[in-house]
RNA sequence: GCCGAGGUAGCCAAGUUGGUCACGGCGGGCGUCUGAAGAACGUCAGAUACAAGUUCGAUUCUUGUCCUCGGCA
Numbered sequence: 001g002c003c004g005a006g007g008u009a010g011c012c013a014a015g016u017u018g019g020u021c022a023c024g025g026c027g028g029g030c031g032u033c034u035g036a037a038g039a040a041c042g043u044c045a046g047a048u049a050c051a052a053g054u055u056c057g058a059u060u061c062u063u064g065u066c067c068u069c070g071g072c073a
Stems, first nucleotide, its partner, number of pairs: 001072007010026003019056001028044005049065005
């Protein structure tokens, strides 16, 4: 340099024929329980890499940029 895959909470991760509250696990706060803690259970908060375009409406489609991984040279 070329090709391909990917970027979604502190971490892991699903999803998407464009529209309801973006699924879940770990972790965190609060509560129940306990003598206390742990476990368990209930509950709460938090995320679509950045910019532009299309559209009534974009996490999803298009373009560019940045970053990560793999392959080829």